């Protein structure tokens, strides 16, 4: 920072941004430097190497060289008789001696205890830190002192023989030493005894004297030295002991037998139960023993502001280990990684008899794993071992190799370059972006590559690295960029594809046809030889809070008290100095960290100096505070004394009212109960009533946010016993206090046990009702129980949801207890103490609220909390008779759960108000027939839309064709319509013919304008494509329009104020209104959209004008007639004014608004009607009025023609018409409107037809003419209550009109026919006055076709007590778990799928112990009749040693029963999760029975 909400604040969890890593994985990969690299199987290992060296310790052997000797050999040369002879070299061989930078085996010495590896074990004096050692050792090294005399006997090697496959061994014999063994010497040393001195906390140490006993030695040699022995000291290294520190679990609470101590002895380098015998019975543990789990520890590393948290890989220190377990030997040092013995497992060899081995050294192999390197070079350097040294050895080490594993550095070019190229993407088609980017031009050369030179590291020589680092030269922009991201957090956006699919996702969440969230592309952002992901750690997280949190309601105060340990603790002076403060010293290894320098070109890295290492120890000092010792005080606390108050507790006794029951009397048919009933009781006498009796339980009134108690709780009266608090006074004690883990006690109701008791009430149960059901609510009964005694249980929303104590911090007002003062008393006032309530300041608090009875300010102590669910569940343990209680998890799952407050909405919450909302009335619908619309069904098609109110006589103000969108069939394809291009034609247009169902198609006739004579305008045909066209989809992409709440009175804003905030205020309140209309009040003051008014019609009057209207008066005139002259009086029509404003009066009201009444007036309180519809709601309706984005069709979803359909018909619904009749029907004759329409029109009179109509025709574009008759009504006549003289459906025949055309499918007319229907169930609609009802008239649409729609007038009512109820609405308030807002939310069983988990007859394997058995190697002890060179002894033998045997101990192993944890298990229990399953409706509103424990 994101995420709970409509929004808010707070709580709270989850998640992200940062840093880090021995990492791994994905994509990518130029160079160099410095680091680093099996985290897993302490799994198994082939092969090579990793510890040897010394000949100046020793003997023998071999080899080389030298010398000599012996036997060979026989050259050169000399000589020669040429046969030879002499000569004796080289060579080869044997021996001896000397010699050697020689070789390897053996004896011997030193070293193999270092170096190197690993982290299994270990929770420990193992490690860290600081001490102790008066309890110790120390090879090689250094210093010092002293010494090395003289002897002896062996054993390897070797030789021979023997055994064995081998490993190896045996026997006999020879031999050397710095190997081994005596003896001598003994200053010193060690041990014993005695004495003296001195020191230490102590055990005791030290020094000195006397005395006794004991122990040495080795040589080599180049003569320089190096070795050897004894002793002392030093240095180094080690052993042991102690203080402190060092993970988790109490669902591990008790552990322990050498255990704890002592004494004696043994053992050790040394102390010690280390070991043995004996004695005592101790020791450890809540300050966490024991047990279990986990773990090497530290310097340090990572993170963090720090405090902390996590880690312990590399480097350094310590420890432990070396296949597993045990053991000792040797040695200065080991219980020994590359030594030994034994046991076990494994591997290998084998002749089957036996043997060999141990990479957790360096490489390397297999295996495991997500994963980790070369079977490299060199001892050149540093270091180690041996040696006098040369030197040898050294997988330590130095280097190289591999890996972007990490850190650091460098490069992949720089400058210029707009025709803003091409390409790509997008686009509103203009452009925009990529982008100075590229190309082009001018430069440069780091790295890599090539060539030349060439270090330091080395002290005199010696260089693995390495021809390396580095330097120089030439050369070419060439060889060198990717990865992730782009919805918010979080820097970065468009297009296409996809269509809850595919997919993404760290959290919130994206995707259901316009996805900045998926995939791709373009563009952009970030980092860069890397970038992302995953894993882990710290941080953010003050989310375990020491720094630095909380607990009334969010998670969280124990149900209450007493009290143990512990923690904390009043006043005064004083001592000590443990804590505390201060100075000094030691230590706090190095590396690391920080600072300052320096070296690699820089950096990483390395070097030097300083700081720091916050700690521990020792020591000097201080004495305020804490502590502690002793002394004192009275204020805290307590005791004693004097009082009054009280449902405090326990026990015993007493009382009246009422219910029920029993007995008796009176009395008669019902009682009882409910919303209404029924079950039940009652004629066998109930209920009612009177009298008497029995029994149990509870105590009306008083009674009160009054009293008492620690809480639970306590209520009639009296008595006894008993606890506590309070007030007063101030005698006594002298800090005796507070809190309180464990512990103990008390603890409502229900429940349990035993025994009583039982009137009323009443779980369970039964019956009756209610209901869809009703295992409930209601009713009638009714058992446990409720009551008592004794004993358990130990829990409650045990609540003030608030632990206890102390002190302090404004007030006001009640109430109950006691006391003081004002006065003599009462009353009253006032004050003090300790209770109990309310209101309220500061302060606190998320808010609500708390507020001297704190949730304020502080201190002390205890308890408790750390997301929701799983779960107060499981397992384990403790308690309980049981029920159950206490303690109390995890897996898994969610991104929330929860608190307070806000605005709405809602309520079978409340208050107020309104509306034909109900009521009061009038007339209807629902029943019939028909008309019309809809559903359904049917159909080739019955085109489409509208769907509660607010779809259904609606779009449609009018479907025979057309309309027409639907169906069947035929035909056209730049198209029926628009714009553009080219070519051709000349018209366009009208008419005719053929053919067809019709269009299409074919043929013919007539027929123009301008002109510069090219052509143009215009039109047609043809061609090509851009395009046309679509009543195709999406009203959930939209505009526009409309409906609805609703003509309801509301909806908002600015500034101010209040609130942390959402928000509130204003707009609420008191009145009033039709109204948020107005008035008053008010932290509000104003304003806007609505209301009202302004507009239209109508109601009255006046004025002006007076035709097509009118005609009173005047005149003319007709058969009649405003017909004519004329007139404006009247009606009327047109225009302009006036009028009504609570203006006037009375009363009410607040001296208001306003209301009631009255006057005047045509009209009176809005006069009546209309138009006018606020912010918004319903993803309301409409893509089929129109417009329009996107998608779709393009010889068809376009166009056109004929025919059909939209008119179907078992049925259902809505809206209407006509009726059912006498307030009527029919007939005759008579009267009175308004508003409209009329030229493709209205059409008079006249003629004709029964009639619809027809013929003909005047007038009229209309205040002139026509439609046009108004009807109901009134009058007269008739009908006489019937399916009728009601009603008119249906049907037949005939005929009329419109129209190309009335078959499907029109409307009239005449005659005939004469259906249902006798006032309509449940239910439901309209209407409050010129209204309902009733009566006719007109118009739009329209060729024709209204019972519909829109208008007009005529006649003309009834009723409204009233607002309880139904519906809708408004305001305020209240509750809320709702906010998609009650058509909301939500619970549980059941069914299905998946997941984890408990129980489970058991089964399987594991771990640590215990007991018993067996008992290897080995140390120790014992032992004899065995064996033995050195010394002693003349010998026998002795000393001493060895093997053997025995014993204790003793590993592995065996047996046994328990314990601990794990896996698995038929079946079973609950739990969790899962778009649309079942049953109900428990909860949230009074949730429909208030909810809850």
């Nucleotide at each position: 920072a994101g995420u709970u909400u409509g929004a808010u604040c707070a709580u709270g969890g989850c998640u992200c941004a940062g840093g880090a890593u021995g990492a791994a994985c994905g994509c990518u990969g130029g160079c160099g430097g410095c680091g680093u690299g099996c985290u897993u199987a302490a799994c198994a290992c082939a092969u090579g190497c990793a510890a040897g060296u010394c000949g100046a310790a020793c003997g023998a052997a071999g080899c080389g060289c030298u010398a000599c000797c012996g036997a060979c050999a026989g050259a050169a040369c000399u000589u020669u008789u040429c046969g030879g002879a002499g000569g004796g070299a080289a060579g080869a061989u044997g021996g001896u001696a000397a010699u050697g930078a020689c070789u390897g085996a053996g004896u011997g010495g030193c070293g193999g205890a270092c170096g190197g590896g690993u982290g299994a074990g270990u929770a420990a004096c193992g490690c860290g830190u600081g001490g102790g050692c008066a309890a110790c050792c120390u090879g090689c090294c250094c210093c010092a002192u002293a010494g090395a005399g003289g002897g002896g006997g062996a054993c390897a090697a070797c030789a021979g023989c023997c055994g064995g496959a081998a490993a190896c061994g045996g026997c006999u014999g020879c031999u050397a030493a710095u190997a081994c063994c005596g003896c001598a010497u003994a200053a010193a040393a060690a041990g014993g005894a005695a004495c003296u001195g001195c020191c230490g906390c102590a055990u005791g140490a030290c020094a000195g004297u006397u005395u006794c006993u004991u122990c040495a030695a080795a040589g080599a040699u180049u003569u320089a030295u190096c070795g050897c022995u004894a002793u002392g000291g030093g240095a180094u290294g080690g052993a042991c002991c102690c203080g402190c520190g060092u993970c988790u679990g109490a669902u591990u609470a008790g552990c322990u037998g050498g255990u704890u101590g002592g004494c004696a002895g043994g053992g050790u380098a040394a102390c010690g139960g280390c070991c043995u015998a004996c004695c005592a019975a101790a020791g450890c543990g809540a300050c966490g023993a024991u047990c279990a789990g986990u773990a090497g520890c530290c310097g340090g590393c990572c993170u963090g502001a720090g405090a902390g948290g996590g880690c312990g890989g590399a480097c350094g220190g310590c420890c432990a280990c070396a296949u597993u377990g045990g053991g000792a030997c040797u040695g200065a040092g080991a219980c020994a990684c590359g030594g030994c013995c034994c046991a076990a497992a494994c591997u290998c060899c084998u002749a089957c008899g036996g043997g060999a081995g141990g990479c957790a050294g360096c490489a390397g192999u297999g295996g495991g794993g997500g994963a980790u390197a070369u079977u490299g070079c060199a001892c050149a350097a540093u270091g180690g071992g041996g040696g006098a040294a040369a030197c040898c050895c050294u997988g330590a080490u130095g280097c190289a190799g591999c890996g972007a594993c990490g850190c650091c550095g460098c490069g992949u070019g720089a400058g210029u370059g707009a025709a803003g190229a091409a390409g790509u993407a997008u686009u509103u088609c203009g452009g925009u972006a990529u982008g100075u980017a590229a190309a082009g031009c001018u430069c440069u050369a780091u790295c890599a590559g090539c060539a030349g030179g060439g270090a330091a590291g080395a002290a005199g020589a010696u260089g693995a690295c390495a021809g390396u680092a580095c330097c120089u030269g030439a050369c070419c922009a060439a060889g060198a960029a990717g990865c992730c991201c782009c919805g918010g957090c979080u820097a970065a956006c468009u297009a296409c594809g996809u269509g809850c699919c595919a997919g993404c996702a760290g959290c919130c969440g994206c995707g259901g046809u316009a996805a900045u969230a998926c995939g791709u592309a373009g563009g952009g952002g970030g980092c860069a030889a890397g970038c992302g992901u995953u894993a882990u750690c710290c941080g953010g997280a003050u989310u375990u809070a020491c720094u630095g949190g909380g607990u009334g309601u969010a998670a969280a105060g124990g149900g209450a008290g007493c009290g143990u340990a512990g923690a904390c603790g009043g006043u005064u002076a004083u001592g000590c100095a443990a804590g505390u403060c201060u100075g000094a010293a030691g230590u706090g290894a190095a590396a690391g960290c920080c600072c300052g320098g320096g070296g690699c070109c820089c950096a990483a890295c390395c070097c030097c100096g300083g700081g720091a290492c916050u700690g521990c120890u020792u020591u000097g000092g201080a004495a305020a505070c804490u502590g502690u010792g002793a002394a004192a005080c009275u204020g805290g606390a307590g005791u004693a004394c004097a009082g009054g108050a009280g449902g405090g507790g326990c026990a015993g006794g007493c009382g009246g009212a009422a219910u029920u029951c029993c007995u008796g009397g009176u009395g008669u048919a019902g009682c009882g109960g409910u919303g209404a009933a029924a079950u039940g009781c009652g004629u066998a006498g109930a209920u009612a009533u009177c009298a008497g009796g029995a029994g149990g339980a509870a105590c009306a009134c008083c009674g009160g946010c009054g009293g008492c108690g620690a809480a639970g709780g306590c209520g009639g009266c009296c008595u006894g016993c008993u606890g506590g608090a309070c007030u007063g006074a101030a005698a006594c004690u002298g800090a005796c206090g507070u809190u309180g883990a464990g512990g103990c006690u008390c603890g409502a109701a229900a429940g349990c046990g035993u025994g009583g008791g039982g009137a009323g009430c009443a779980a369970a149960c039964a019956g009756g009702a209610u209901u869809a059901g009703a295992u409930a609510c209601c009713c009638u009964g009714g058992u446990a129980g409720u009551c008592c005694a004794c004993g358990c249980c130990g829990u409650a929303a045990a609540c003030g949801a608030u632990g206890a104590a102390u002190a302090c911090u404004a007030g006001g007002u009640g109430u109950g207890a006691g006391g003081g003062a004002g006065u003599g008393a009462a009353a009253c006032u006032u004050c003090c103490u300790g209770g109990u309530g309310c209101c309220g300041a500061a302060g606190c608090a998320a808010a609500c609220g708390c507020a001297u009875u704190a949730a304020g300010u502080a201190u002390u102590c205890c308890a408790c909390c750390u997301g929701g669910g799983g779960a107060g569940u499981a397992c384990g343990u403790u308690c309980g008779c049981a029920a159950g209680a206490a303690u109390g998890a995890a897996a898994c799952u969610c991104a929330a759960a929860g608190g307070a407050a806000u605005u709405g909405a809602c309520g079978g919450g409340g208050a107020c108000c309104c509306g034909c909302a109900c009521a009061a009335g009038c007339g209807g619908u629902g029943g019939a027939g028909c008309a019309u619309g809809u559903g359904g069904u049917u159909u080739a098609a019955u085109u489409c839309g509208a769907a509660g109110c607010a779809a259904c006589g609606c779009g449609a103000a009018g479907a025979a064709c057309c309309u027409u969108a639907c169906c069947a069939g035929g035909c056209c394809u730049u198209g029926a319509c628009a714009u553009c291009u080219g070519a051709c034609u000349g018209a366009a247009u009208a008419c005719u013919g053929g053919g067809u169902a019709a269009u299409g198609c074919c043929a013919g006739u007539a027929g123009g304008c301008c002109u510069u004579u090219g052509g143009g305008a215009c039109a047609g045909u043809c061609a090509a494509g851009a395009c046309a066209g679509g009543u195709g989809g999406u009203g959930c992409a939209u505009g526009g329009u409309u409906g609805u709440c609703g003509u309801c009175a509301g909806c908002u804003c600015g500034u101010g104020u209040c609130g942390u905030g959402a928000g509130a205020u204003g707009u609420u309140g008191g009145g009033u209104u039709a109204a948020g209309u107005c008035c008053c009040g008010c932290a509000a003051c104003g304003a806007g959209c609505g209301c009202a008014a302004c507009c239209c019609c109508u109601g009255u009057a006046u004025u002006c004008a007076g035709u097509a209207g009118c005609c009173a008066g005047c005149a003319g005139g007709u058969a009649a007639a405003g017909c004519u002259g004329g007139g404006g009086a009247c009606u009327c029509a047109g225009a302009a004014u006036a009028g009504a404003c609570u203006g006037c009066c009375c009363g009410g009201g607040a001296g208001a608004a306003c209301c009631g009444g009255g006057a005047g007036g045509a009209a009176g309180g809005c006069g009546g009607g209309g138009a006018u519809g606020a912010c918004g709601u319903c993803a309301a309706a409409u893509c089929a009025u129109c417009a329009u984005g996107c998608c779709c069709c393009u010889u068809a979803u376009g166009g056109u023609c004929u025919g059909g359909g939209c008119u179907a018909c078992a049925c259902a619904c809505g809206u209407g018409c006509u009726a059912c009749a006498a307030u009527g029907g029919c007939g005759u004759a008579a009267a009175c409107a308004a508003a409209g329409g009329g030229a493709a029109g209205c059409g008079a009179g006249c003629c004709u037809g029964c009639g619809a109509g027809g013929g003909g025709a005047a007038g009229c574009g209309a205040a002139u003419c026509c439609c046009a008759a108004a009807a109901a009504u009134a009058a007269c006549g008739u009908c006489c209550c019937a399916g009728u003289u009601c009603g008119g459906a249906u049907u037949g025949c005939a005929g009329u009109c419109u129209g190309c055309a009335a078959c499907u499918c029109g409307a009239g007319u005449g005659c005939a026919u004469g259906a249902a229907g006798c006032u309509g169930g449940a239910a439901u609609c309209g209407c409050u006055a010129g209204u309902a009802a009733u009566c006719g008239c007109g118009g739009a649409u329209c060729a024709g076709a209204a019972u519909g729609c829109c208008g007009c007038g005529g006649u003309g009512a009834a009723u409204a007590c009233g607002u309880u109820c139904c519906c809708g609405g408004g305001u305020c308030u209240u509750g809320u778990a709702c906010a998609c807002a009650c058509c909301g939310c939500c619970c549980g069983u059941c069914a299905c799928a998946c997941c984890a988990u408990g129980g489970g007859a058991g089964u399987c394997g594991g771990g640590a112990a215990u007991g018993c058995c067996c008992g290897a190697a080995g140390c120790c002890g014992g032992u004899g009749g065995c064996c033995c060179a050195a010394u002693c002894g003349a010998a026998a033998g002795a000393a001493g040693g060895g093997a053997g045997c025995c014993g204790u101990c003793g590993a592995a192993g065996g047996c046994a029963g328990g314990c601990c944890g794990g896996a698995u298990g038929a079946c079973u229990g609950g739990g969790g999760u899962g778009a649309a399953g079942u049953c109900g409706u428990a909860a949230g509103a009074a949730g429909g029975u208030a909810c809850c424990c």
Predicted 3D model of a 1493-nucleotide RNA (small-subunit ribosomal RNA) from an uncultured bacterium. RNAcentral holds the sequence, with entries from Greengenes.